[in-house]
RNA sequence: AACCAAACAACGGGGAGCUCAGGUAACGCUGGGCUGAGAGGACGAACACUUCGUCGACCCGCACACCUGAUCUGGGUAAUGCCAGCGGAGGAAUAUUGUGAAUCGUUCAACC
Numbered sequence: 001a002a003c004c005a006a007a008c009a010a011c012g013g014g015g016a017g018c019u020c021a022g023g024u025a026a027c028g029c030u031g032g033g034c035u036g037a038g039a040g041g042a043c044g045a046a047c048a049c050u051u052c053g054u055c056g057a058c059c060c061g062c063a064c065a066c067c068u069g070a071u072c073u074g075g076g077u078a079a080u081g082c083c084a085g086c087g088g089a090g091g092a093a094u095a096u097u098g099u100g101a102a103u104c105g106u107u108c109a110a111c112c
Base pairs, nucleotide, nucleotide: 001107002106003105007099008098009097010096011061012060013059014058017034018033019032020031021030022029028047041055042054043053044052045051046050066091067090068089072085073084074083075082
């Protein structure tokens, strides 16, 4: 001196589970409980046991986001991707862009 790098911004990606009570002709309704960063907050649309769009919150962008395998396997629970395996798996915005402090560390140069 450069790199690394917290944090911030821009852009991009992602996820709506289980259960109890009440209500209803029925129902995406109302209020609670569990895990979690987050279980859908606001507005709108479609129509049918839910889905989609815009914004917001949260998380992630080289890798504990997230998806597939999965109507999986073992454990546990009131129940559930609740925990673990699977998983040094395959895919995935993406090897993001900009600003960028300190310590540690790495590389290079000079001097001794």